[in-house]
Context: one part of a larger RNA
Molecule: small-subunit ribosomal RNA, 3' major domain
Organism: uncultured bacterium
Order: sequence, then structure tokens, then C1' cells
RNA sequence: UGACGGGGGCCCGCACAAGCGGUGGAGCAUGUGGUUCAAUUCGAUGCAGAGCGAAGAACCUUACCUGGGCUUGACAUGUAGGAAGUAGAAACCCGAAAGGGCGACGACCUGUUAAGUCAGGAGCCUACACAGGUGGUGCAUGGCUGUCGUCAGCUCGUGCCGUGAGGUGUUGGGUUAAGUCCCGCAACGAGCGCAACCCUUACCCUAUGUUGCCAACGGUUCGGCCGGGCACUCUUAGGGGACUGCCGGCGAAGAGCUGGAGGAAGGGGGGGAUGACGUCAAGUCCGUAUGCCCCUUAUGUCCAGGGCUACACACAUGCUACAAUGCGCGGUACAGAGGGUUGCCAACUCGCAAGAGGGAGCCAAUCCCCCAAAGCCGCGCUCAGUUCGGAUUGCAGGCUGCAACUCGCCUGCAUGAAGUCGGAAUCGCUAGUAAGCGCAGAUCAGCAGGCUGCGCUGAAUACGUUCCCGGGCCU
Repeated sequence: UGACGGGGGCCCGCACAAGCGGUGGAGCAUGUGGUUCAAUUCGAUGCAGAGCGAAGAACCUUACCUGGGCUUGACAUGUAGGAAGUAGAAACCCGAAAGGGCGACGACCUGUUAAGUCAGGAGCCUACACAGGUGGUGCAUGGCUGUCGUCAGCUCGUGCCGUGAGGUGUUGGGUUAAGUCCCGCAACGAGCGCAACCCUUACCCUAUGUUGCCAACGGUUCGGCCGGGCACUCUUAGGGGACUGCCGGCGAAGAGCUGGAGGAAGGGGGGGAUGACGUCAAGUCCGUAUGCCCCUUAUGUCCAGGGCUACACACAUGCUACAAUGCGCGGUACAGAGGGUUGCCAACUCGCAAGAGGGAGCCAAUCCCCCAAAGCCGCGCUCAGUUCGGAUUGCAGGCUGCAACUCGCCUGCAUGAAGUCGGAAUCGCUAGUAAGCGCAGAUCAGCAGGCUGCGCUGAAUACGUUCCCGGGCCU
């Protein structure tokens, strides 16, 4: 000077408390440990690994294993030499393919010639220099990232103090979400952080009208459908609006706090982007880059098949439930945000259905994905392992794809398991949040219980800071 303390003071945070819903028990999905295996490729490992790298392992991917091949190599550049119906290549033979053999036919570019005649290039062969390596080291590195932590801190210049390390400033009083601001002070200033500037959302105005509107008129086969119109909704741009600006009280005539008016909105309006000096020799040499080491007929490379999907177990994250504020059936209502031309796919027809046929429209505020679901109305079920629950298994089908045996998804019929609210323990959340409900997208041929977004319905509780956890300042 720090760090630490079952030392003290002050103060924060879903940290506790108050409350709502879960996890831990069941079945299944996914990841991981372990075990097994020819291989179950590799990495990530308290918080901060474990639905993580994977925004999509049947082949491919693929890095692993077994077997079969190739070596100047699947890919780049260069040097030297060489072969000429060369390069390429249908058919055929061996083969699982890769690859090897044979080979009808048979080029390209530049210059040149009577002429494929000659020279060169590309291509081919040989040799060399090299290529190649998801081989090692994240304890050699760059870059990027996680975490403490959106926490309020971390420093510098000059001055002053101290022999010095260093201190002061940054401590103190008040205040704030904040080293935010005010006051004081041997300090005076400044930088990186905080805040603001950026995006989005909430209100209004202007502009815009192939979306919207009977709002006003006319027509109507009743659908903004047509004429017509941009007023409203909306779209997309520009602007306004909130600043403790106004009033009362408290406070030091301060910073500010508190109540009120007006307002769509208040005292940082809600959300996002934004992450200081640093910490963890944190993570990544399997994104890429890169030092050094190592392999070079192989640790490179091509192919077929298998594996990454194994299963006595253990853990993590989820999904579905255990039912009556529920389940089934019928009827009926209301989104937002996205995506679509190797695509989205309407009407109509067939099929119980998955789906198939069919072809209209749309490069899309125009057409399609697209019936949102929970909700509401009616009927049934009457507390039962059940009209709850759906695992598992059998059979029959559909779709994608060269190909669904290992190992895809979906449909129908049958089968109907565990499960009656979960021990110790433990997690999330303070408002349009939790909880419930569905929809879309990326990846993608196909495959979503995961992820990223979107809207619909919409709570309860916070006395308080003694205690648990993490953090800040002073001592």
C1' cells in the first nucleotide's frame, strides 16, 4: 500500500424477508460424467462446464474406427527435363467405391504456314523445391470471448507532506442510480469510467397515399367489391414534446427530497446498444491468424462400411403429466413479428388422416405460408388410476432423400406403463413483470420438446435490513 477477519460504522442488489410459479419424486427429450466398444472424434468442468462450441451427425458433415487405394499428392507457386495423335474421353474389364487397365473418338489459346506445318502456352509425365496436417503446446502468442459487473470505481499533471515505500487530491458534512451534484478542505485541475449524444417504444403535428375507410355520397352479385376520397387506422420520413420548467412544504437563500397542477408521458417514463484500470497463467492453436516442436508412400489425401445414436448407473437443463378454475366433442371471436422464385403455394378434387392430385396468384403493405391458441357459448364426463395421463409395443400407411436396418419425421388403428403434486435441498421473478397461451424465424433435402424473436390473457407481494450470498465507501 493492499488483501483478509465468525472487527466496527454507513449503504446497495430478487441477497434475505413478503408473495407467485417451479426444480429435486414419475415417463420421455437433450447434454455431461462413468462404463462399454474396433471406434463410441475433440474441446468446455464451482459460480462463469453440462439443450455449451452443434443456428440442425442417415451418406456428406467427420476430425474417430475397420478395410481398400493414392503418392508432387484433394489444393498453390516455381525450376529443369521429357513424351507427341498430346489433354480429355464414350463403351468394355477388375472393384463396394475410390482407384487401376484397355481405349473408338479427339480438342483449346497466341503467333505462323500452301497444309495440324512449325514454335510457344495450357494440359500430361518424370525429378526437385515444396504442398498438406481438425498433429502438440491457449503455461510461447495475436484476435475474440466469459467473469467480478452497469459494480462506481481506476488513474494522471503540477503543487504540498513524508528520509522512503507512499500520502494528499479521491478523506469529511449533505445528496444521488452514480467519484451524481452541493458545501467544506494543501490542494488546483485533468483523463478513462457514470450520465448525455445512438436505436426502439408511449403522445401530437406536417408530408405521403394501389394498405386503410360507408367516416360523407353513388352503385352493389354485399366481400372496401366498384366509382370515388385521404378524413381516420396505418406506413415511412421530418419535427414537436419532459426541463424539477410551474406552485406548496422540508433543506443551508445549496445540491436535492417530498406533495400538487397541467400533461399521452413525469422527476433517469419503459426497453436496448454501450462493459473503466484490472482479476481469474479463466476459455479458444477444432473459426481464422501465428512462434516453436513433431509427421511426411504418411499424423497428408481419396473411398466404402461402421461409429459420434452404445447402457448396470450418476448429475444438469427441459418437455408432458398426475386432472373437474380439468378432459373430450360441436359452435364462435381477437394478434404481432417474420419468411417466400432451385421458393411460398390459393380455389377445387381424392383420402379418416399424414398427404396426394391440381394448377391460380405472388420477386410480394397487393399473392401465399395463415384456421393463432388459451378465450367465449353449448353438451357429455362425476372423482375413478378414470372419457386423467400418455410412455412402450404391434400392424397399416405418408413424406424427404441415391439411400431411412444400424439411425429421420409424420398419420391411422390397436396397446395402454410410471405417475394421485414430489425427502434433504434448491431456482426464477418487483409489472404489462411472473405465470398461462399459441405464432414465426434462423439452421435445414428431411428432422426442434432446444435457441432467437413475436404478440394474446394477465396476477400476488415487498413490514423491513437482524440473518444467508455478492458488492461499494470509511475505519